[in-house]
RNA sequence: UGAUGUUUUCGGGGCAAGGUGAAAUUCCUUAUCGGCGGUAAAGUCCGCGAGCUUUUUUGGCAGAUUCGGUGUAAUUCCGAAACCGGCAGUAUAGUCUGAAUGGGAGAAGAUAUCA
Numbered sequence: 001u002g003a004u005g006u007u008u009u010c011g012g013g014g015c016a017a018g019g020u021g022a023a024a025u026u027c028c029u030u031a032u033c034g035g036c037g038g039u040a041a042a043g044u045c046c047g048c049g050a051g052c053u054u055u056u057u058u059g060g061c062a063g064a065u066u067c068g069g070u071g072u073a074a075u076u077c078c079g080a081a082a083c084c085g086g087c088a089g090u091a092u093a094g095u096c097u098g099a100a101u102g103g104g105a106g107a108a109g110a111u112a113u114c115a
Base pairs, nucleotide, nucleotide: 001115002114003113004112005111006110007109008108009107010106017029018028019027031095032094033085034084035048036047037046038045043083044082051061052060053059065081066080067079068078069077087098088097089096
């Protein structure tokens, strides 16, 4: 340093201001946020987790980006303009409350054995 086993810890962010209204952090103007691994650094590529479904093992379903520039290499950087966001509750919710002191991809460490 690598492989395998055991184990510990960590492991998701966000409506300021204004308008209408009896009532909205839910509508309108506008603001704001971005889990994990891979790869030239990614919410929008590939894969995974969360969600829904299922015989709860396995399996299935499921969101969104373009143009220009630099470069060996970038839908990842720089410039510009866009777009997306589970379920339940409630005046229609990515952002409030709840399931959840939950679950979790995975990350770091400890330890044992082997190489």
Background
A computed fold for a 115-nucleotide RNA, annotated as FMN riboswitch aptamer (RFN element). Of the family's consensus pairs, 100% are formed in the model.